This is a predicted structure of a 328-nucleotide RNA (Bacterial RNase P class A) from a Burkholderiales bacterium. Rfam family: Bacterial RNase P class A. Its family is annotated with tRNA processing, dimeric ribonuclease P complex and ribonuclease P activity in the Gene Ontology. Lineage of the source: Bacteria > Pseudomonadati > Pseudomonadota > Betaproteobacteria > Burkholderiales. It is recorded under the gene name rnpB. The prediction has a mean pLDDT of 77. RNAcentral holds the sequence, with entries from ENA.

[in-house]
RNA sequence: GGAGUCGGCCUGGCAGCCGCUGUAGCGCAAGCUGCAGAGGAAAGUCCGGGCUCCGCAGAGCGGGAUGCAGGGUAAUUCCCUGGCACGGCGACGUGACGAACAGGGCCACAGAGACGAGUCCUUGGCUGCAAGGUCAAGGGGUGAAACGCGGCAACCUCCAUCCGGAGCAACACCAAAUAGGCAGGCAAUUGAGGUCGGCUCGACCGAGGCCUGCGGGUAGGUGGCUUGAGCUUGCGGGUAACCGCAGGCCUAGAGGAAUGGCUGCCGGCCCCGGCCGGGUCCGCCCGGCCGGGGUGCACAGAACCCGGCUUAUGGGCCGUCUCCCGCU
Numbered sequence: 001g002g003a004g005u006c007g008g009c010c011u012g013g014c015a016g017c018c019g020c021u022g023u024a025g026c027g028c029a030a031g032c033u034g035c036a037g038a039g040g041a042a043a044g045u046c047c048g049g050g051c052u053c054c055g056c057a058g059a060g061c062g063g064g065a066u067g068c069a070g071g072g073u074a075a076u077u078c079c080c081u082g083g084c085a086c087g088g089c090g091a092c093g094u095g096a097c098g099a100a101c102a103g104g105g106c107c108a109c110a111g112a113g114a115c116g117a118g119u120c121c122u123u124g125g126c127u128g129c130a131a132g133g134u135c136a137a138g139g140g141g142u143g144a145a146a147c148g149c150g151g152c153a154a155c156c157u158c159c160a161u162c163c164g165g166a167g168c169a170a171c172a173c174c175a176a177a178u179a180g181g182c183a184g185g186c187a188a189u190u191g192a193g194g195u196c197g198g199c200u201c202g203a204c205c206g207a208g209g210c211c212u213g214c215g216g217g218u219a220g221g222u223g224g225c226u227u228g229a230g231c232u233u234g235c236g237g238g239u240a241a242c243c244g245c246a247g248g249c250c251u252a253g254a255g256g257a258a259u260g261g262c263u264g265c266c267g268g269c270c271c272c273g274g275c276c277g278g279g280u281c282c283g284c285c286c287g288g289c290c291g292g293g294g295u296g297c298a299c300a301g302a303a304c305c306c307g308g309c310u311u312a313u314g315g316g317c318c319g320u321c322u323c324c325c326g327c328u
Base pairs, nucleotide, nucleotide: 001324002323003322004321006319007318008317009316010315011314012266013265014264015263016262017261018260020037021036022035023034024033025032026031039299043310044309046308047307048306049305050304051167052166053165054164063163064162065161066160067159068082069081070080071079072078083097084095085094086093087092098158099157103156104155105152106151107150115148120139121138122137123136124135125134126133127132171223172222173221174220181214182213183212184211185210186209193205194204195203196202230249231248232247233246234245235244236243237242267297268295269294270293271292272291273290274289275288276287277286278285279284
């Protein structure tokens, strides 16, 4: 210098104007002022927990998940370390990686034959006039694997371990109007209708009006809601994941759902032209500077909260290690 490997971090900056949400202070109030206000994935909702409600004597069947060893953690299918297998010259990467003498099933193509046995070739024995039959030994070829206690369990299965359900639209509290429910009173003294009955009388039940009270639920409101397995600095333990101690910090809380819009300067990115330097397989490529033009500029948008995984993603910064070439 070139080509790689693994890991960490950032996600435009400043200013002005107009707005939005929360909160503190001031104010009788209208309002004013200060402060704070999306992410590394807020996403998918794929795992695991916290929290809430429901269910639950215990056990079994069934069903599901996981599967090398040790460790980490609230927990995990996650993470770390080590082993083994595979890939790579290497740094390193990938792996559902228990069991195939419990049983069932499958093994493409090729091959005579794929686990049942069988006989493609050669030789020998026996038999037969011969073709052939039968027994034994050996071999070539095919194939991932050829008779060997073959291979496959992200096929059933067996073994071991674990697993109740629903989710913040959970759940709790306050609580209209209207319409039901219950109770009482008033009005009316009526009474639709029903039961008994063949009919009538009669008996019994009894809707519909107004007022008051109670109760459940709905609309609406409040809580749950953000101080938490929290973040960070230092020290210590551990190979590491991670843990302990001490100090410091408070960092969205909306809820038809705020976190926005416009402008200017700087910075990115893209295109064009010129100059310079380097490389070259002579097509060009890389870098720097200057000038002009374009572009708001990756993926994306919290909704109870965490830990993971996966997926999307333009650009930039830092570090670790490996291989190759050159020079000293």